[in-house]
RNA sequence: UCUACGAAAUGGCGAGCCUAUCGCGAGGUAGGUACGCAGAGCCAGGGGUCUCCUUGAGACAGCCCAGUCAUCGAA
Numbered sequence: 001u002c003u004a005c006g007a008a009a010u011g012g013c014g015a016g017c018c019u020a021u022c023g024c025g026a027g028g029u030a031g032g033u034a035c036g037c038a039g040a041g042c043c044a045g046g047g048g049u050c051u052c053c054u055u056g057a058g059a060c061a062g063c064c065c066a067g068u069c070a071u072c073g074a075a
Base pairs, nucleotide, nucleotide: 005073006072012037013036016033017032018031019030020029021028022027035062041068042067045065046064047063048060049059050058051057052056
């Protein structure tokens, strides 16, 4: 230095709920509070779940796998 790993520390994110707003809807966005999180960063490739103007089109990354990037440095 790198990989693996996850003690400590600096920070980070923000479930659910409330308010406003967009959407037929699942849900998204913003603000406030935090359930929790070593990737709870990104990504819709494969599964899975959900929605509908249902033979197709969408949503969910805090469901799993894969890909990619990344802070710190004890054992």